[in-house]
RNA sequence: GCGCCGGUGGCGGAAUUGGCAGACGCGCAAGAUUUAGGUUCUUGUGUCUUCGGGCGUGCGGGUUCAAGUCCCGCCCGGCGCA
Numbered sequence: 001g002c003g004c005c006g007g008u009g010g011c012g013g014a015a016u017u018g019g020c021a022g023a024c025g026c027g028c029a030a031g032a033u034u035u036a037g038g039u040u041c042u043u044g045u046g047u048c049u050u051c052g053g054g055c056g057u058g059c060g061g062g063u064u065c066a067a068g069u070c071c072c073g074c075c076c077g078g079c080g081c082a
Stems, first nucleotide, its partner, number of pairs: 001081007010026003019065001027045006046055003058074005
């Protein structure tokens, strides 16, 4: 340099056909249980907000009523070829 695969909350990881983004698990916080801790159970857990809502899928554009998903360019990581 060329080709292929990948980049999504604090972490792993779904959304595979373009149609509610974050299911599920871990972690964390509060509560229940306990003398206490652990286990177990319940609830919550991106961000801004005038509380009506807005923004958020590596970055920047494009297509579309609608994009994590399709197209273009770039950045990063892995694998292969030279």